[in-house]
C1' cells in the first nucleotide's frame, strides 16, 4: 500500500497478501563453470584407519652397513704333484679396536596447556566496553651485566632368576647422563635491622648508605648451539573494579561463613579463599530470593530510521571433553587423543583379572522433513622437536559428493505468407496458436575430437593436473522447465462436473452455461530453475523514544488523606554531576560503507586505500537543570472581621396522615379490576364523630437552587464540630503539585447479637389472566426495611470526562459576597446554568465547569468470545471481594452518522377504508371453476389480496397437448443431391375399427435439332436434417398483474457535509395532485399530475340519402308520393367554461366560501391513458428465444376413451323462497350491434321447439327485431300456495358422418329444497346502487359466463375515535432477505480443547541422617632409607589416624509434569424440543450492584443510571 465488518459511509479494530531473508526441507525439472556452503535432530552408541612428536650435536646399551686394523678363519681360483697331496692365494665367516655413518627399546629435554572439535553446562564479573594490579606470575624469544668452580650417590636400559592366559610385575646383579645430591662463589637477588632523601589520596613505594643471614649451574659440539643468577622489554595469563547484559511477582522476603573485624593458615597474588575468636550484621520493590529459557561478541538478516530477530560459516572470549570426584607433573593444566577412585556402558579372558572413551578427520549405526569421501598431499601457509638435513601433523592446500546458496554462460542468429498442416475457438464469415514451423542463408559460446600447455617456487622440488589458459577441426547438432491467469496481482475462452469431485494466503468459488474445482487450446511470470512449507524483520503508527490513546469504539482507580518516587516560582553568588566543545586513549582483524584503485576475460570472489558508531580520560565553557549559601513574594499557609449553607454528630420537641384498639351514631354492603375473584361485612364492617397506643416519614416552602471529598443530606430548638467564600491590613517565606504500596471513608442489597416493627414488602399463600404463567394485576404476608454495635466494601458508585497550574471571542440566567448609588446601571471575587467563535472531534458533540492550547504526576487500555472463569495467593463468619490466566475457536466484535424499513411511537392528509345508507354473498336447489378422492387417462398452467364463470371469445369427433390399441421412420411441415416416372388435379372399387395397405381409370408445361437440357410433381436411395404443447418463467425477449390513476420519483449546475448523503423535494397556506402562492442556499429541468385525444351534455355552420316533415298539394292514411331541409337525426366543422365578473374570507398571494349570467361552475359526466420501481410476481402450453433432453421416438397418422368420473370442501354466479308478487288478456316507449356457407320479411303447416317456402337486403334503404319491467283490466289472498322450479317418465324438434359416454330446444306429465339464511364477508355516493330486457363475439350446435346497449330509478354521508389500505413529517431500532426481522437460556445429540478429582507414575533442585572411594592437607610415623654429617642427628617414604567429600542409602516437605473411575462448565456443529427474555414504549422500559425464587431465557424487592418512547406541566435559552 492492498483485500475483509456495512443495503452504503467515516472512525476504531483485528485477521490477510504484495517485499526481504535462510546451515533449509518437499514437490516436478535439470546444460555448463567460478566462488562459497553442507548433524540446526541424539553432548546418541561407536567397527577400521589415521589426527603429536621430536632430538644419537644430552646418555648408556643394543643392532646394521661400510672402511681400516689385529687375531682366528681358510674360499674360488692357480701353481706343483708322486695323484697320496703340498704350495700360492686370500674371500666368506668369527672375534677385538678404531672411524665417520645410519637405525632405536630405554634413561634424559622439549613439545604433548598449541593446533583441531562440541555447544552440555553457565543470567555468572561468563561475555562486551573501560579501567586498576602500590595485591601477581610469565617457558620459549630480545636486550643489558655476571658466570658456567669442585665432588658423590644412585637408577632405567640390559642380564639371571621367578610370577600371570593377558595386561604387566617382582627379587637379585651391573651402567650412563644436559637425570638426582652435596659443598664452594656472588650482588642492584631475597629476608631482617638502622640511618637519610623524593614521591603518592592511600594501605604505602622508591631511592642512597651501613650491618647481619641465605640462595646458581652442564654441558655438548667444534666458526656454534645450550647452563645458571640478577635487571629489564616483548608475548601470554591470574585477580578486581565501574556501566552493559532474556522471561516470570499467580517467585516477597533471602542469608550462618552468612556481613564485618583481629589474629593465623593457604596462593604467583588480594580476599571468609579456609580457620580460631570477637560482633550482628550482610541483600532486597532501583526486583533479592525462587522458577524457566540461554554459550557471550564482532557481526548476520531486516528496517527510512529508531528499533526487532538472530547468534551457521569466517574471528575474539568462555565452557566442555562417557558422567561425577580428585590431584599430580609443569613457565603455563585440575589436562579431548596423561594419571587415580567411583558410576553406567561395551569389549577381552584361562573367570583369577583386564581394557576402553570420535563434542579430532573420513567412515557406521541410530535419531531425524534433512546435511558429503572411510580421497590426495605435505608442493604452498602454519604448528612442535631438531645445530641441521630432516621428521611429525586428517592444522592446512587441494580434489571428490549435493542446484544448498550467490555470480556468469549457454540451449541459436539472420531471412521466410499459401498465414501449410495440425490443435483450439467460431457469430461459421473467420480467428488464434503465427515468421512460429517447414524451407534458404549463416554463427560456433557451451560442448565433442586433436594439438600446445602455465603462474602458483628466490638453485632444483607441484598435491592440485595434462587443471587453468590458447589454438585447430566439427557440426544446429547434445541442453527447458516450474508457477499462476475472480479479486488483492500480470494473464481468458472451450469442454467435463453439478454444494458433488474439488480449490482456497484473505474474501471466498462448486446446488446445469463455474474466467475460481478437472482437462484442453491460449496468455502472464520467472528461469536451470519454478513453486510449496518452515522460520525471522518489514508492511504493523498493531506496545507508539522516534510515533498511539482513554466520554460514546478497549481504557479515569467509587472518593479522599498521604510515604518513598517523579516534577516544581522570582534574585544574586559559588561549584560543575547533567549539558557542549577541543585534544588524547581506546574503539582487534574480517566485516559495512565509498560513481576510489586494482586482480580474476565480466560478475560473484578477493587485494589496497580512505572512512563511520560507541567507551574512558584530560582541559575548557557555565545560559539552563542539579546541588551548596544568601535573599524576595507573587505560589501555599495564617492571624483579623464578615455573612451563606438539607456539611457532620449528639440530645430533646411537634404536627399532618396510615394501622391498631375503646366508645358513639348508622346500615348491607366495602374493597378491588380491563372485567373479575379471593378478602373484610348481619358476631354490624365501609363511612363518620370523639378518645388513646405505636412505629415510620417530614406536606407546602422547593428552584438544572444550597451544602459536602464522594457516597450523601430536606420538619423545629439546643450543644459540639468540619469545610469553603468575601474583605481588610500585617505576617511566614516556596513551606508547593501529584502519588506506586499504605490509610480512612464509602449507595442499596446482605451478614452477627441485642432491640423495634405503623406502613411498605423480596420469599410464601390464595385469586385472577393465559395454550402454560414458577410473571405482568388483585388479595394477603415473612425476613427486611427502623436504632444500637461490629462486619461486608460492591453500584450505569456516571459529568461513563482522574488531580494540578496557566494561558484562549462573547452573550445571557442564576447563588453566596464586595464595591458603587437616592435607587440603579455597571464593575469585581467565588460558585453554579444555557447559547455560541475560534480551536478540537470519526462523528455525535465539548468549547473559561473544555473534550481547546501546553506543563507535571498517578491509574488504565492493545480484536472479539473463552472470562472477570479456572488455578494459586490475600481479604471476609458467611456471601463473597482483590488479584487474574490458558487451551481452543471465530473473520470480524464495535462507535458515530446515513438512507430505508418497520413499531402493539408521535402528528398532520386521503380512498365506499370506517361510520350512515341501499343491496347482496355465507342457509337452499342448480350452473360453473377449484382443492381433494377416484382413474388406463382424468393433459397442462394459474395459488392471499393480485388463483378458483382465470388462459378455455363456447372439450360430442376435431379441438387435445392426456390414456389405451393399431400403424409409419428423411418422415404430417422446410432446404439440398442422385435415380425413375409424367403429372399435379380428378375418379372409382376392395380392405380395415380407421389411418395404413392394394388396384383400376384419365392426365403434362417450357426450351429445343432427332439425342437431350429445365420447371413442377410424385416415388425410391443416401444422409445433412425435420420434428418435439419435452425441461428450465430461477438463464431470457415481448405481454401482463398489482401497489395504484396513488402524487410519486429524479437530474444539472450550485451549496452544506471527512464522507454514505444533505439541500432543492422541507416550512407556512391550499389543492384531487410534488396543484398553485410565498417564504428558504438554492436556481432551474425531467418522467409522473394537469391539459392535449375519444365520447357524453348545449348551440351554431355546411350537408340533406336510406333520415326528417313545419307549412303546401296528393293520398291508398303507411313520409306513401310530390315538394322541402325549418325540426329530429346523421357526420364534419367550429363555439362555449376561463374562478372570466360580483361579494365576502385570506397575508393585498394562491385559494375557499356565496352569488350572476349560463345548456353545462369551479378537472361539468365518462373513457383512453398506469412515473422511478416492487413483488427472481405471471407466460417456454401464443409467439420467439439460449441451454438441457428424445431421434423406428418425448416426433407423425388414425379409431375408440379421457378432460363431463364422485363419500366430500371452497370460490364465482343464476333461480327462488312470494302479494313493491304469480298468472292471464290488452296497450307503449329504446339503445347499441349484426347480416352472403349470411340476416331472413310476409304467406302457409306444428300447442309448441320448427318445418316448407322464398320477397328483400352486401344494409340509416331489407333482416334479425315483438324490447322488458312499465300501464290498463282480471284473477290468485298468505299456503310449501296458481310461489319455487331441481329431479324424473313420456313424446318430439334443430344442428352435425355422429347427440351412449356428452348438445341445445319444444310440448305433456312429475312438482325437491327452499317461508330471507350463524359466526362472518363484498360491492355501491346519481343517472350512481338496486331492477328490466335488447345485441354482440366464440360458434355446426351449445351461455345463468364474458362484453357491450338503453330502460325504470333510489337511499345515506354526523364525521375522521376506530379496522384496512396510502401519503408526508418526525422519532426509537441490536432490522437491510429488511418484524413473515433479528434474537436468548435450558434441554436432547455428536465432536474439541479445559477445571476438579480418591489416587498413581516421573523428574529437577534443596534440607537432614549414615557409610565413605581416590585425593590433597593436617597429626603421628617405634617401621623403612643410597647422596650431607665423626656421631647424635637434619631429611624423606611408607603405614595408620583425622578433616573435607564424589559416589551410595535412608527419611521427611515442597516444586513441575504426565496419568485418572467420576463430575464441572465451555467452544463447535445440520433443518432437533421448550419457551420468547432483549432490540420499537419489544407488548411490564431497558441496564447496573445485591438478595431471593424459578424447567429455561427470567421473575421479584431495595437502591442507583438514562445508554427510556410518548404526553402534559415547570424551568432555561434563542429570536
Nucleotide at each position: 500500500g492492498a483485500g475483509u465488518u456495512u443495503g452504503a459511509u467515516c472512525c476504531u479494530g483485528g485477521c490477510u497478501c504484495a517485499g526481504g531473508a535462510u546451515g533449509a526441507a518437499c514437490g516436478c525439472u535439470g546444460g555448463c563453470g567460478g566462488c562459497g556452503u553442507g548433524c540446526c535432530u541424539a553432548a546418541c552408541a561407536c567397527a577400521u584407519g589415521c589426527a603429536a612428536g621430536u632430538c644419537g650435536a644430552a646418555c648408556g646399551a643394543a643392532g646394521c652397513a661400510u672402511a681400516a686394523u689385529a687375531g682366528a678363519g681358510g674360499a674360488a681360483a692357480u701353481u706343483u704333484u708322486u695323484c697320496g697331496a703340498a704350495g700360492u692365494g686370500g674371500a666368506a665367516u668369527c672375534u677385538g679396536u678404531u672411524a665417520a655413518g645410519u637405525u632405536u627399546a630405554g634413561u634424559g629435554g622439549c613439545g604433548g596447556a598449541c593446533g583441531g572439535g562440541u555447544g552440555c553446562g553457565u543470567a555468572a564479573c561468563a561475555c562486551g566496553u573501560g579501567g586498576g594490579u602500590a595485591a601477581c606470575c610469565u617457558g620459549c624469544c630480545c636486550u643489558g651485566c655476571u658466570u658456567u668452580u669442585c665432588g658423590g650417590a644412585a637408577u632405567a636400559a640390559c642380564g639371571c632368576c621367578g610370577g600371570g592366559a593377558a595386561a604387566c610385575c617382582g627379587u637379585c646383579g651391573c651402567u650412563a647422563a644436559u637425570g638426582c645430591c652435596g659443598a664452594a662463589u656472588a650482588a642492584c637477588a631475597u629476608g631482617a635491622g638502622a640511618a637519610g632523601a623524593a614521591g603518592g589520596c592511600a594501605u604505602c613505594c622508591u631511592u642512597u648508605u651501613c650491618u647481619c643471614a641465605u640462595c646458581a649451574a652442564a654441558g655438548a659440539a667444534g666458526u656454534u648451539c645450550g647452563a645458571a643468577g640478577c635487571a629489564g622489554g616483548a608475548u601470554g595469563g591470574g585477580c578486581c573494579c565501574g556501566c552493559g547484559c532474556c522471561g516470570g511477582a499467580u517467585u516477597a522476603g533471602c542469608u550462618g561463613g552468612u556481613u564485618g573485624g583481629u589474629g593465623a593458615g593457604g596462593u604467583a597474588a588480594u580476599g571468609g579463599c579456609u580457620c580460631a575468636c570477637c560482633a550482628a550484621g550482610g541483600c532486597g520493590a532501583c526486583g533479592a530470593u525462587c522458577c524457566g529459557u540461554a554459550g557471550c561478541c564482532g557481526a548476520c538478516c531486516u528496517g527510512a530510521g529508531a528499533g526487532g530477530g538472530u547468534g551457521a560459516u569466517c574471528g575474539g572470549c568462555c565452557a566442555c571433553a562417557c558422567u561425577g570426584g580428585a590431584a599430580c607433573u609443569g613457565a603455563g593444566a585440575c589436562a579431548c587423543g596423561g594419571u587415580c577412585c567411583a558410576g553406567a556402558c561395551u569389549c577381552c579372558u584361562a573367570c583369577g583379572g583386564g581394557a576402553g572413551g570420535c563434542a579430532g578427520c573420513a567412515g557406521u549405526g541410530g535419531g531425524g522433513a534433512a546435511u558429503a569421501u572411510u580421497g590426495c598431499a605435505c608442493a604452498a601457509u602454519g604448528g612442535g622437536c631438531g645445530a641441521a638435513a630432516g621428521c611429525c601433523u586428517g592444522a592446512u592446500g587441494c580434489a571428490g559428493c549435493a542446484a544448498c546458496g550467490c555470480c556468469g554462460c549457454g540451449u541459436g542468429a539472420g531471412c521466410g505468407a499459401u498465414g501449410a498442416a495440425g490443435g483450439c475457438u467460431u457469430u461459421c464469415g473467420a480467428g488464434u496458436c503465427g515468421u512460429a514451423a517447414a524451407g534458404c542463408u549463416c554463427u560456433g559460446u557451451c560442448g565433442c575430437a586433436g594439438g600446445g600447455g602455465a603462474a602458483g617456487a628466490a638453485a632444483a622440488g607441484g598435491a592440485c593436473g595434462g587443471u587453468a589458459c590458447c589454438c585447430u577441426g566439427u557440426g544446429a547438432g547434445g541442453a527447458a522447465g516450474c508457477c499462476c491467469c475472480g479479486g488483492c496481482u500480470a494473464a481468458c475462452u472451450a469442454c467435463g462436473u453439478g454444494c458433488c469431485a474439488g480449490c482456497a494466503g484473505c474474501c471466498g468459488c462448486g446446488g446445469u452455461a463455474a474466467u475460481a474445482c478437472g482437462u484442453a487450446g491460449g496468455g502472464g511470470g520467472c528461469a536451470a530453475g519454478c513453486g510449496u512449507u518452515a522460520u525471522c524483520c518489514g508492511g504493523a503508527a498493531u506496545u507508539a523514544c522516534u510515533g498511539g490513546g482513554c466520554g460514546u469504539a478497549a481504557a479515569g482507580g467509587g472518593u479522599g488523606c498521604g510515604u518513598a518516587g517523579g516534577c516544581g516560582g522570582c534574585c544574586c553568588a559559588a561549584c560543575a554531576a547533567g549539558u557542549c566543545a577541543a585534544c588524547g586513549c581506546u574503539g582487534a582483524a574480517a566485516g559495512g560503507c565509498u560513481c576510489a584503485c586494482g586482480g580474476c576475460u565480466c560478475a560473484a570472489c578477493c587485494g589496497u586505500a580512505g572512512u563511520a558508531a560507541g567507551g574512558c580520560g584530560u582541559u575548557g565553557a557555565a545560559a539552563c537543570u542539579g546541588u551548596u549559601a544568601g535573599g524576595c513574594u507573587u505560589g501555599a499557609g495564617u492571624a483579623u472581621c464578615g455573612g451563606a449553607g438539607a456539611g457532620g454528630a449528639a440530645a430533646g420537641u411537634g404536627g399532618a396522615a396510615u394501622u391498631c384498639c375503646c366508645a358513639g351514631u348508622g346500615u348491607a354492603g366495602c374493597g378491588g379490576u380491563g372485567a373479575a375473584a379471593u378478602g373484610c361485612g348481619u358476631a354490624g364492617a365501609u363511612a363518620u364523630u370523639g378518645g388513646g397506643a405505636g412505629g415510620a416519614a417530614c406536606a407546602c416552602c422547593a428552584g438544572u437552587g444550597g451544602c459536602g471529598a464522594a457516597g450523601g443530606c430536606g420538619a423545629c430548638u439546643u450543644u459540639c464540630u468540619g469545610g469553603a467564600c468575601g474583605a481588610u491590613u500585617a505576617c511566614u517565606g516556596a513551606c508547593g503539585c501529584u502519588c506506586a504500596g499504605g490509610c480512612a471513608c464509602g449507595a442499596a442489597a446482605g451478614c452477627g447479637u441485642g432491640g423495634g416493627g405503623a406502613g411498605c414488602a423480596a420469599a410464601c399463600a390464595g385469586g385472577a389472566u393465559u395454550a402454560g404463567a414458577u410473571a405482568c394485576c388483585c388479595u394477603g404476608g415473612u425476613a427486611g426495611u427502623c436504632c444500637a454495635c461490629g462486619c461486608c466494601g460492591u453500584a450505569a458508585a456516571c459529568g461513563a470526562u482522574g488531580a494540578g497550574u496557566a494561558c484562549u471571542a462573547g452573550g445571557u440566567g442564576u447563588c453566596a459576597g464586595g464595591u458603587g448609588u437616592c435607587a440603579a446601571a455597571g464593575c469585581u471575587u467565588g460558585g453554579u446554568g444555557c447559547c455560541g467563535c475560534a480551536g478540537u472531534u470519526a462523528a455525535c458533540a465539548c468549547a473559561g465547569u473544555a473534550a481547546g492550547u501546553a506543563c507535571u504526576c498517578c491509574g488504565c487500555c492493545u480484536g472479539g468470545g473463552g472470562a472477570g472463569u479456572a488455578c494459586g495467593c490475600u481479604c471476609g463468619c458467611a456471601a463473597g471481594a482483590g488479584u487474574g490466566a490458558a487451551a481452543c475457536u471465530c473473520a470480524a466484535a464495535g462507535g458515530a452518522a446515513u438512507u430505508g424499513a418497520c413499531g402493539g411511537g408521535g402528528a398532520c392528509c386521503c380512498g365506499c377504508a370506517c361510520a350512515a345508507g341501499u343491496a347482496g354473498c355465507g342457509g337452499a336447489g342448480c350452473a360453473u371453476g377449484u382443492g381433494g378422492u377416484u382413474u388406463a387417462a382424468u393433459u397442462c398452467g394459474a395459488a392471499g389480496c393480485a388463483a378458483c364463470g382465470c388462459g378455455a371469445a363456447g372439450a360430442a369427433c376435431c379441438u387435445u397437448a392426456c390414456c389405451u390399441a393399431a400403424g409409419c421412420u428423411u418422415g404430417a411441415c422446410a432446404u439440398c443431391g442422385c435415380g425413375c416416372u409424367g403429372a399435379u388435379c380428378g375418379g372409382a372399387g376392395c380392405u380395415u375399427a380407421a389411418u395404413c395397405g392394394c388396384u383400376c381409370c384419365u392426365u403434362u408445361c417450357c426450351c429445343c435439332u432427332u439425342g437431350g437440357g429445365g420447371a413442377c410433381a410424385g416415388c425410391g436411395c443416401a444422409g445433412a436434417c425435420a420434428g418435439g404443447u419435452g425441461g428450465u418463467g430461477c438463464a431470457u425477449g415481448g405481454u401482463u398483474g398489482u401497489c395504484g390513476u396513488c402524487a410519486g420519483c429524479u437530474c444539472g449546475u450550485g451549496u452544506c457535509g471527512u464522507g454514505a448523503g444533505a439541500u432543492g423535494u422541507u416550512g407556512g397556506g391550499u389543492u384531487a395532485a410534488g396543484u398553485c402562492c410565498c417564504g428558504c442556499a438554492a436556481c432551474g429541468a425531467g418522467c409522473g399530475c394537469a391539459a392535449c385525444c375519444c365520447u357524453u351534455a348545449u348551440u351554431u355552420u355546411c350537408a340533406g340519402u336510406u333520415g326528417c316533415c313545419a307549412g303546401c298539394g296528393g293520398u291508398a292514411u303507411g313520409g306513401c308520393c310530390g315538394g322541402g331541409c325549418a325540426c329530429u337525426c346523421u357526420g364534419a366543422a367550429a363555439a362555449g367554461a376561463c374562478u372570466g365578473c360580483c361579494g365576502g374570507g385570506g397575508a393585498u398571494a394562491a385559494c375557499c366560501c356565496g352569488g350572476a349570467g349560463g345548456a353545462a361552475g369551479g378537472u361539468g359526466g365518462g373513457g383512453a391513458u398506469g412515473a422511478c420501481g416492487u413483488c427472481a410476481a405471471a407466460u417456454c402450453a401464443u409467439c420467439a428465444u439460449g441451454c438441457c433432453c428424445c431421434u423406428u421416438a418425448u416426433g407423425c397418422u388414425u379409431a375408440g376413451g379421457g378432460c363431463u368420473a364422485c363419500a366430500c370442501a371452497c370460490g364465482u354466479g343464476c333461480u327462488a323462497c312470494a302479494a313493491u308478487g304469480g298468472c292471464u288478456g290488452u296497450u307503449a316507449c329504446a339503445a347499441a350491434g349484426g347480416g352472403c356457407u349470411g340476416c331472413c320479411a310476409g304467406g302457409c303447416c306444428g300447442c309448441a321447439a320448427g318445418g316448407c317456402g322464398g320477397a328483400g337486403c352486401c344494409a340509416a334503404u331489407c333482416c334479425c327485431a315483438u324490447a322488458a319491467a312499465a300501464a290498463c283490466a282480471g284473477u290468485c289472498u298468505c299456503a310449501g300456495u296458481u310461489c319455487g322450479g331441481a329431479u324424473u317418465g313420456c313424446a318430439g324438434g334443430c344442428u352435425g358422418a355422429a347427440a351412449c359416454u356428452c348438445g341445445c330446444c319444444u310440448g305433456c306429465a312429475u312438482g325437491a329444497a327452499g317461508c330471507u339464511g350463524g359466526a362472518g364477508u363484498u360491492a355501491c355516493u346519481a343517472g350512481u346502487a338496486a331492477u328490466c330486457g335488447c345485441a354482440a363475439a366464440u360458434c355446426a350446435g351449445c351461455a345463468u359466463g364474458u362484453u357491450g346497449c338503453g330502460g325504470u330509478g333510489a337511499a345515506u354521508g354526523c364525521g375522521u375515535u376506530c379496522c384496512c389500505g396510502g401519503g408526508u413529517c418526525u422519532u426509537g431500532u441490536a432490522c437491510a432477505c429488511a418484524c413473515c426481522g433479528c434474537c436468548c437460556g435450558u434441554c436432547a445429540c455428536a465432536c474439541c480443547a479445559u477445571g476438579g478429582a480418591a489416587g498413581c507414575u516421573u523428574g529437577g533442585g534443596g534440607c537432614a541422617c549414615c557409610c565413605a572411594a581416590a585425593g590433597u592437607c593436617c597429626g603421628u610415623g617405634a617401621u623403612c632409607c643410597a647422596a650431607c654429617g665423626a656421631a647424635a642427628g637434619a631429611g624423606g617414604a611408607a603405614g595408620c589416624g583425622g578433616c573435607c567429600u564424589a559416589a551410595g542409602g535412608u527419611g521427611a516437605a515442597a516444586c513441575a509434569a504426565g496419568u485418572g473411575a467420576c463430575u464441572g462448565g465451555g467452544g463447535u456443529g445440520a433443518a432437533g424440543u421448550c419457551g420468547u427474555a432483549a432490540c420499537a414504549a419489544g407488548g411490564u422500559a431497558g441496564c447496573c450492584g445485591u438478595a431471593u425464587c424459578g424447567g429455561a431465557a427470567g421473575g421479584u424487592g431495595c437502591g442507583g443510571c438514562u445508554g427510556g418512547a410518548u404526553c402534559a406541566c415547570c424551568u432555561c435559552c434563542u429570536u
The RNA shown here (small-subunit ribosomal RNA) has 1519 nucleotides and comes from Peptostreptococcaceae bacterium feline oral taxon 034. Its mean pLDDT, the model's own confidence on a scale to 100, is 83. The source organism's lineage runs through Bacteria, Bacillati, Bacillota, Clostridia and Peptostreptococcaceae. Rfam family: Bacterial small subunit ribosomal RNA.